[in-house]
RNA sequence: GCGGGAUUAGUUUAAUGGUAGAACGACAGUUUUCCAAACUGUAGGUAGGAGUCCGAUUCCCCUAUCCCGCA
Numbered sequence: 001g002c003g004g005g006a007u008u009a010g011u012u013u014a015a016u017g018g019u020a021g022a023a024c025g026a027c028a029g030u031u032u033u034c035c036a037a038a039c040u041g042u043a044g045g046u047a048g049g050a051g052u053c054c055g056a057u058u059c060c061c062c063u064a065u066c067c068c069g070c071a
Base pairs, nucleotide, nucleotide: 001070002069003068004067005066006065007064010024011023012022013021018054026042027041028040029039030038047063048062049061051059
């Protein structure tokens, strides 16, 4: 230099062109003499940008980071 893959919540990971879910974690509450555990609830996310589309996490293009292969 060329080609391919990955990027979603604090972490691990689903999803599919039609309001983005789960588990663990965090916070609050209930319970308990207290802690732990248990139960209930809340907040929190599609790497960045541009395009197509009525509608984009999904399709296309560029960029960034990481991984693999070729030279």
The prediction has a mean pLDDT of 81.
A computed fold for a 71-nucleotide RNA from a Candidatus Parcubacteria bacterium, annotated as transfer RNA.
Rfam family: tRNA. The family's RNA type in Rfam is transfer RNA. Its family is annotated with triplet codon-amino acid adaptor activity in the Gene Ontology.